[in-house]
Molecule: c-di-GMP-I riboswitch aptamer
Organism: Candidatus Aerophobota bacterium
RNA sequence: AACCGAAAAAGGCAAACUAUUCGAAAGAAUAGGACGCAAAGCCACAGGCCUGUUUACACGGCAGCUGGGCUACCGAA
Numbered sequence: 001a002a003c004c005g006a007a008a009a010a011g012g013c014a015a016a017c018u019a020u021u022c023g024a025a026a027g028a029a030u031a032g033g034a035c036g037c038a039a040a041g042c043c044a045c046a047g048g049c050c051u052g053u054u055u056a057c058a059c060g061g062c063a064g065c066u067g068g069g070c071u072a073c074c075g076a077a
Base pairs, nucleotide, nucleotide: 004075005074012037013036017032018031019030020029021028022027035064041070042069043068045067046066047065048062049061050060
């Protein structure tokens, strides 16, 4: 360094729900809140799922669905 992920240490993120706002919708943002998470950090590339104003057949969304890519704290077995 890489692999790996502990009855370690320092921390981090934030499901459902509630309030407000945006959006046609799915959903997103902010605040509260914690179900959980060793990448629950980022990327829509592939698969899958969701929505359907448009009138086409996603051009929207889901990264906390799977795979993949990039980056990253700590250091037991």